[in-house]
Molecule: glmS glucosamine-6-phosphate activated ribozyme aptamer
Organism: Bacillus glycinifermentans
RNA sequence: AUUAUAAUGAUAGCGCCCGGACUAAGCGUACGGACGAAACAGCUUAGUUGACGAGGAUGGAGGUUAUCGAAAUAUUCGGCGGAUGCCUCCCGGCUGACCUAAAAGAUCACAGCCGCAAGGAUUUCCUCAAACCAAAGAGGCGACUCUUUGAACAAAGGGAAAUCGCAUGAUCUU
Numbered sequence: 001a002u003u004a005u006a007a008u009g010a011u012a013g014c015g016c017c018c019g020g021a022c023u024a025a026g027c028g029u030a031c032g033g034a035c036g037a038a039a040c041a042g043c044u045u046a047g048u049u050g051a052c053g054a055g056g057a058u059g060g061a062g063g064u065u066a067u068c069g070a071a072a073u074a075u076u077c078g079g080c081g082g083a084u085g086c087c088u089c090c091c092g093g094c095u096g097a098c099c100u101a102a103a104a105g106a107u108c109a110c111a112g113c114c115g116c117a118a119g120g121a122u123u124u125c126c127u128c129a130a131a132c133c134a135a136a137g138a139g140g141c142g143a144c145u146c147u148u149u150g151a152a153c154a155a156a157g158g159g160a161a162a163u164c165g166c167a168u169g170a171u172c173u174u
Stems, first nucleotide, its partner, number of pairs: 014081004019077001020049008052069003059090006091115006103174007120164008133150007
């Protein structure tokens, strides 16, 4: 260093590459009086590239092109696989103020939510962005790859607080 087996760990913009794009080597075409050089189309082989972070978990079943922004020469194109998303149903649960005598509990239905969390909107604050860029190095013939330093710049979601608005009935028991 290669192969096989086993174990452990890490990773969901996660993994892979038959298209495409690009690189190298070889072949080869056209032009030409001849020798012959370079370049272009093309072919073969081997390579390179092919998502920058934030966020997100699991009751069951089914469905589905699975959130957010950054960058850019806009290929982060295209394809395959996977995935914590979203929707519906079931199961289980949370909330339902004031007033109508009051309080507590149970059941049924309704409305809005939740799957260790649970009622709508708005505002403020918190929640280490990273690549890109610049500089300095390393590897490679090359396309490209890796490392270090510097200065920045998001949105969504989540948490806390405040404000506003919406918001149920029936039956039974004490």